[in-house]
c-di-GMP-I riboswitch aptamer from Clostridium thailandense, 89 nucleotides, folded computationally.
The sequence is in RNAcentral, with records from Rfam.
It matches the Rfam family "c-di-GMP-I riboswitch aptamer". From the family's description: GEMM was predicted in a large-scale screen for bacterial structured RNA regulatory elements.
The coordinates come from a structure-prediction model, not an experiment, and the mean pLDDT is 85.
RNA sequence: UUUUGUAAAGGGCAAACCCAUUGAAAGAUGGGGACGCAAAGCCAUGAGUCUAAAGCAAUUUUAACUGCUAUGACAGUCAGGUUGCCAAU
Numbered sequence: 001u002u003u004u005g006u007a008a009a010g011g012g013c014a015a016a017c018c019c020a021u022u023g024a025a026a027g028a029u030g031g032g033g034a035c036g037c038a039a040a041g042c043c044a045u046g047a048g049u050c051u052a053a054a055g056c057a058a059u060u061u062u063a064a065c066u067g068c069u070a071u072g073a074c075a076g077u078c079a080g081g082u083u084g085c086c087a088a089u
Stems, first nucleotide, its partner, number of pairs: 003088003012037002017032006035076001041082003045079003048074003055068003059064001
């Protein structure tokens, strides 16, 4: 340096769920908790998914409801980029 994650060592992260905070929501953060993870470290670039406050449109009893829309999110959906521990090779 390449490839790999069968075994080992030291470790790391933390799904669902519960509590608190936050947010219009999706979600996020902290604590508890472990389903899993060899990049489940980081980056919304492409695809995908979630939400729809504001905006637009329709209806219309002018107050609501419905639809569309990301400028909001998800890196534990996939691809891509980037950095990296241990071991084998």